[in-house]
RNA sequence: GAGCGAGAACGGCAACUCCCGGGAACCCGGGGGACGCAGAGCCUCGGGUCGACGGUGCCGCUCGCGGCGCCAUGACGGCCGGGCUACCGAA
Numbered sequence: 001g002a003g004c005g006a007g008a009a010c011g012g013c014a015a016c017u018c019c020c021g022g023g024a025a026c027c028c029g030g031g032g033g034a035c036g037c038a039g040a041g042c043c044u045c046g047g048g049u050c051g052a053c054g055g056u057g058c059c060g061c062u063c064g065c066g067g068c069g070c071c072a073u074g075a076c077g078g079c080c081g082g083g084c085u086a087c088c089g090a091a
Stems, first nucleotide, its partner, number of pairs: 004089002012037002016033007035078001041084003045081003048076003054071007
């Protein structure tokens, strides 16, 4: 240096849930506890998943609107790959 990852150390993150706030929704932010995580750090590039305020097509209508479908420009990324980058050192 590469690889690997311990019932190791210094530490880190936080599913879910409760409280407060934001969002149309999926979800997001702050605080508490803690399911788990060796990249559960960053990007969001490919796939995937979620979601429809708005747009649009059809149908119905009491003409106000309602129902169904399609569209990501929205979201997750703790679903799988990819890129960048970091701490520690037993076997």
Predicted 3D model of a 91-nucleotide RNA (c-di-GMP-I riboswitch aptamer) from a Chloroflexota bacterium. Rfam family: c-di-GMP-I riboswitch aptamer. Rfam describes the family as follows. GEMM was predicted in a large-scale screen for bacterial structured RNA regulatory elements. Rfam links the family to the GO term cyclic-di-GMP binding. Of the family's consensus pairs, 95% are formed in the model.